[in-house]
About this RNA:
The part of an RNA shown here (small-subunit ribosomal RNA, 5' domain) has 483 nucleotides and comes from an uncultured prokaryote. Its mean pLDDT, the model's own confidence on a scale to 100, is 86.

Context: one part of a larger RNA
RNA sequence: AACGAACGCUGGCGGCAGGCCUAACACAUGCAAGUCGAAGGAGAAGUUUCUCUUCGGAGAGAUGGACACUGGCGCACGGGUGAGUAACGCGUGGGAAUCUGUCCUCGGGUGGGGGAUAACCGCUGGAAACGGCGGCUAAUACCGCCUUCGCCCGCUUGGGAAACCUUGCGGGGAAUUGGAUGAGCCCGCGUUGGAUUAGCUAGUUGGUGAGGUAAAAGCCUACCAAGCCGACGAUGCAUAGCUGGUCUGAGAGGAUGAUCAGCCACACUGGGACUGAGACACGGUCCAGACUCCUACGGGAGGCAGCAGUGGGGAAUAUUGGACAAUGGGCGCAAGCCUGAUCCAGCCAUGCCGCGUGAGUGAUGAAGGCCUUAGGGUUGUAAAGCUCUUUCAACGGUGAAGAUAAUGACGGUAACCGUAGAAGAAGCCCCGGCUAACUUCGUGCCAGCAGCCGCGGUAAUACGAAGGGGGCUAGCGUUGUUC
Numbered sequence: 001a002a003c004g005a006a007c008g009c010u011g012g013c014g015g016c017a018g019g020c021c022u023a024a025c026a027c028a029u030g031c032a033a034g035u036c037g038a039a040g041g042a043g044a045a046g047u048u049u050c051u052c053u054u055c056g057g058a059g060a061g062a063u064g065g066a067c068a069c070u071g072g073c074g075c076a077c078g079g080g081u082g083a084g085u086a087a088c089g090c091g092u093g094g095g096a097a098u099c100u101g102u103c104c105u106c107g108g109g110u111g112g113g114g115g116a117u118a119a120c121c122g123c124u125g126g127a128a129a130c131g132g133c134g135g136c137u138a139a140u141a142c143c144g145c146c147u148u149c150g151c152c153c154g155c156u157u158g159g160g161a162a163a164c165c166u167u168g169c170g171g172g173g174a175a176u177u178g179g180a181u182g183a184g185c186c187c188g189c190g191u192u193g194g195a196u197u198a199g200c201u202a203g204u205u206g207g208u209g210a211g212g213u214a215a216a217a218g219c220c221u222a223c224c225a226a227g228c229c230g231a232c233g234a235u236g237c238a239u240a241g242c243u244g245g246u247c248u249g250a251g252a253g254g255a256u257g258a259u260c261a262g263c264c265a266c267a268c269u270g271g272g273a274c275u276g277a278g279a280c281a282c283g284g285u286c287c288a289g290a291c292u293c294c295u296a297c298g299g300g301a302g303g304c305a306g307c308a309g310u311g312g313g314g315a316a317u318a319u320u321g322g323a324c325a326a327u328g329g330g331c332g333c334a335a336g337c338c339u340g341a342u343c344c345a346g347c348c349a350u351g352c353c354g355c356g357u358g359a360g361u362g363a364u365g366a367a368g369g370c371c372u373u374a375g376g377g378u379u380g381u382a383a384a385g386c387u388c389u390u391u392c393a394a395c396g397g398u399g400a401a402g403a404u405a406a407u408g409a410c411g412g413u414a415a416c417c418g419u420a421g422a423a424g425a426a427g428c429c430c431c432g433g434c435u436a437a438c439u440u441c442g443u444g445c446c447a448g449c450a451g452c453c454g455c456g457g458u459a460a461u462a463c464g465a466a467g468g469g470g471g472c473u474a475g476c477g478u479u480g481u482u483c
Base pairs, nucleotide, nucleotide: 001482002481003480005479006478007477008476009475012355013354014353015352016351017350018348019347020313025311026310027309029308030307031306034073035072036071039070040069046063047062048061049060050059051058052057080266081265082264089191090190091189092188093187094186095185098183099182103179104178111145113143114142120135121134122133123132124131125130148174151172152171153170154169155168158165159164192238193237199229201227204226205225206224207223208222209221211219241263242262243261244260245256246255247254248253268289269288270287271286272285291302292301293300294299319345321344322343323342327341328339329338330337331336358388359387360386361385368379369378370377371376392424394419395418396417397416398415402410427472428471429470430469431468432453433452434451438467439466440465441464442463448455449454
């Protein structure tokens, strides 16, 4: 000097930031991912017209559009956490053997059919979760067929060292080209500690065949060879997310990685795949395990390291708030809906910054306190008194910008105007030396102080109190950590 700090005493206001560093411990409750009727079938309540009526109502039509269902897109973003990871994980600079929904762009097409199925209806199992059987139905759901610019395979013509380009014929299945963006992969270099860790490795190192991937590759497999790494520190152990940055320092360096931004990893623990352009998927699925809950004991349900909140741990860290008004995201032609992302508000002196707690005048140097050589000195222009001012706070009024036409949670907020009155607003630490600041009383190696040196055993500037003084100030000290 600094801090995501804590503790003690104290505490007026505002702006801007920050706020579980510990148990990646367990979680009650609510919310955090939906949307589209301009893909589709069906259509409740309500409203209304007509008919019948035993006057209770019933039936039919129109309107209406809810809850579900099929289908599309999204749910792989956004948000959280740092457990794991010493690694091509990250940083930086390169590379070739790749994919890429939505968007832009080049080219082609925009034909004709079929069989189902959920919803719904009926029956039925189960305590529930959830099903089973039969029947009906639609589509931008699903399946063939037609078309063939380009594409793939086989044969083939020409060029070429080859890669490859090109001509023609036959066959095939499917929809095209380039870009942008995003992502996957490979490599050089850099990236903690210790040798009281010295050898490590069998898919291991390389080749060939077959497989596999969007894609190179022992990625996988069979066979063959025996390699590969290592004192320039392999292997093993411990620790740790990495970076831009942050703190300190004249710099070099050292320490660090909260907030914000980029990348990575994880989502109760371990494993697996499905769907999809993209996941091996936080609020999807399957299996195993631990834990919790429901149960009719047969069986089921769950996953806050999302936002709040609870218990626990801890020296310690906030509200079960408001709004989609703005910015952005998803869906939709749109209107719009959703959005604990976000924007705001609440709590906390946690930090930084700003402001205030009054200004001027006032010597009988008042009273009181303290000291005293008893004369006086000091507190001290300090107070009182007199003359003023009203920042902030209080009260009353007006009242925004943020919003392109409409739409303002914040918010009757900020700001402005007015009213009253010095009125509502000062503490903390220290005073032996280092180190700015001294006396008296009490105590008597006791009680105590202390960062180091050291004070205290009867005259203590070092303990406790008082008076006085010094420092900082809505803070001041202490502790911890870093330089």